[in-house]
RNAcentral holds the sequence, with entries from ENA. A computed fold for a 407-nucleotide RNA from Pirellula sp., annotated as Bacterial RNase P class A. The model forms 96% of the base pairs in the Rfam consensus. Taxonomically the source falls in Pirellula (Bacteria, Pseudomonadati, Planctomycetota, Pirellulales).

RNA sequence: CCGGGAGGUUGGGCAAUCGCUCAAGCGCGGAGUCUUCAGGACUCGGCUUGGGAGGAAAGUCCGGGCUCCGCAGAGCGAGAUGGUCGAUAACGUCGACCGGCCGCAAGGCUAGGGAAAGUGCAACAGAGAGCAGACCGCCGAUCGUUUGUUCGAUCGGUAAGGGUGAAACGGUGGGGUAAGAGCCCACCAGGGCAGGAGGUGACUUCUGUCGCUUGGCAAACCCCAUCUGGAGCAAGAUCCAACAGAGUGAGCUCGCCUUUGGGUGGGCGCGUCGAUGCUUGAGACGCCAACAUUCGGGUAGAUCGCUUGAGGUCGCGAGCAAUCGCGAUCCUAGAUGAAUGAUUGCCCGCAAGCGGACCGGUUUCGGUCGCUUGUGACAGAACCCGGCUUACACGCCUCCCGGAUUU
Numbered sequence: 001c002c003g004g005g006a007g008g009u010u011g012g013g014c015a016a017u018c019g020c021u022c023a024a025g026c027g028c029g030g031a032g033u034c035u036u037c038a039g040g041a042c043u044c045g046g047c048u049u050g051g052g053a054g055g056a057a058a059g060u061c062c063g064g065g066c067u068c069c070g071c072a073g074a075g076c077g078a079g080a081u082g083g084u085c086g087a088u089a090a091c092g093u094c095g096a097c098c099g100g101c102c103g104c105a106a107g108g109c110u111a112g113g114g115a116a117a118g119u120g121c122a123a124c125a126g127a128g129a130g131c132a133g134a135c136c137g138c139c140g141a142u143c144g145u146u147u148g149u150u151c152g153a154u155c156g157g158u159a160a161g162g163g164u165g166a167a168a169c170g171g172u173g174g175g176g177u178a179a180g181a182g183c184c185c186a187c188c189a190g191g192g193c194a195g196g197a198g199g200u201g202a203c204u205u206c207u208g209u210c211g212c213u214u215g216g217c218a219a220a221c222c223c224c225a226u227c228u229g230g231a232g233c234a235a236g237a238u239c240c241a242a243c244a245g246a247g248u249g250a251g252c253u254c255g256c257c258u259u260u261g262g263g264u265g266g267g268c269g270c271g272u273c274g275a276u277g278c279u280u281g282a283g284a285c286g287c288c289a290a291c292a293u294u295c296g297g298g299u300a301g302a303u304c305g306c307u308u309g310a311g312g313u314c315g316c317g318a319g320c321a322a323u324c325g326c327g328a329u330c331c332u333a334g335a336u337g338a339a340u341g342a343u344u345g346c347c348c349g350c351a352a353g354c355g356g357a358c359c360g361g362u363u364u365c366g367g368u369c370g371c372u373u374g375u376g377a378c379a380g381a382a383c384c385c386g387g388c389u390u391a392c393a394c395g396c397c398u399c400c401c402g403g404a405u406u407u
Base pairs, nucleotide, nucleotide: 001403002402003401004400005399006398007397008396009395012347013346014345015344016343017342018341020052021051022050023049024048025047026046028045030044031043032042033041034040035039054378058389059388061387062386063385064384065383066232067231068230069229078228079227080226081225082224083097084096085095086094087093098112099110100109101108102107113223114222118221119220120217121216135162136161137158138157139156140155141154142153143152144151170188171187172186173185174184175183189213190212191210192209193208194207195206196205197204198203236304237303238302239301245295246294247293248292249291251268252267253266254265255264256263257262269287270286271285272284273283311330312329313328314327315326316325317324318323348376349375350374351373352372353371354370355369357368358367359366360365
């Protein structure tokens, strides 16, 4: 320098103007409500100061905290997970290691328990797809035939050779045989059993023995082991307008008429309006009603839950690591039709075009500088955390591997 692998990080900057949201402060007297009528309190508004999205806030896939409901015990069922050891509040996550596959390598991928418990599946091709299979071939017997064991037919043997397939029941060599075959033998590969060594373990390795070689698929049913109560901040809690409901409060008395049900008038009393802070008069209306008041439930609404937390940063220590311990330090959005924005200017990064100046080179070209234009992604908290997955413009950094060159 070229090619490749692993990990991390950034997610435009500054200024001005106009806004949004939250908190604190301010007589600031602009508006409203309440009041002990003196000043205050609260709400809206005003001013000042300060805070105001992310690495994924996303998908809502997994796990937990928190809240409410449920819950004797056991079993069945359903779902999820599946090498080992560890980390953790927990996980289907993470770390290290083991086995398998891919890559020259750095490294990557891996639901990786059980297929001699049972059931099932395997397109096409092929004779045959599971304790299989005679299509061609090879061999034997019988018969026919021929110059000729040459050819044909029938019956049988045979899995060595050919052919099909993703896959055809270990491989090579020898013995053996009519021809063959783990039928027998040697070596190799795999497996079972027994034992030794190493490792916490998955597992690795060695020795002996058994001819055992009866495949693949369980993200097919299934079996085994482990785990799992349900719903979710619209959880849940508090205060409660109006309407409806229930309770309490008041009618008494004197006349007249009467069909004895009641009607009507007066007096006293009560309630409402008068009278939108309190007291009170006239008048009007009502006492079958209305009104007042109390109560329970809880709707609209308001408040809490709400952001200090398995929290961030730094240092030291333990550990290969995930992670944990100790110390110091910091407080960093809480909206609810839902704020965190818009415009302008300058700068920065990138791309394209143009221009001439300089440098290398001199045909094209490359670099620096200047001007113009375009562009700066994915995406928006909603109870909070730990993960996973997915999206992402221009960039930046670290380590490692292979090749080439130079020393």